[in-house]
The RNA shown here (c-di-AMP riboswitch aptamer (ydaO/yuaA leader)) has 130 nucleotides. It was read from a public genome assembly, where an Rfam model found it. Rfam family: c-di-AMP riboswitch aptamer (ydaO/yuaA leader). Rfam describes the family as follows. This family represents a conserved RNA structure found upstream of the ydaO and yuaA genes in Bacillus subtilis and related genes in other bacteria.
RNA sequence: ACGUCCAGAACGCCGAGUUCCCGAAAGGGAAGCGGGGGAACCACAAUUGGGGUGAAUCCGGCUGUGCCGGUAGGGCUAUCCUACAGUCCGAAUCCGUCAGCUAACCUCGUAGGCGUGGCUAGGGGGAAGU
Repeated sequence: ACGUCCAGAACGCCGAGUUCCCGAAAGGGAAGCGGGGGAACCACAAUUGGGGUGAAUCCGGCUGUGCCGGUAGGGCUAUCCUACAGUCCGAAUCCGUCAGCUAACCUCGUAGGCGUGGCUAGGGGGAAGU
């Protein structure tokens, strides 16, 4: 320089939700990660109650309390990034009249659910070969 290739579940994806230690288990502890509360300064008001986790809000329709259509927003398309295109989700739940920001400080979670393979374009990386 040239063309070729990059994946097969012993793997990978969403998510903070992982790792380690003790324990027979239940459970406990530590680190990491992710939330909430909480001064000053600043900001904002003060009920149609308000607020938090989360991507998950809002709008419209109907035979109206639960379905349909859309939508802010979020995920995926397997070497990585971006674009395009495609596709899926767009839930659930908690506090209980209270919460802006917020140093110190206080406190909580670390669950669940899955199997997604574009003969696309540009760029980057890697591998072996000539």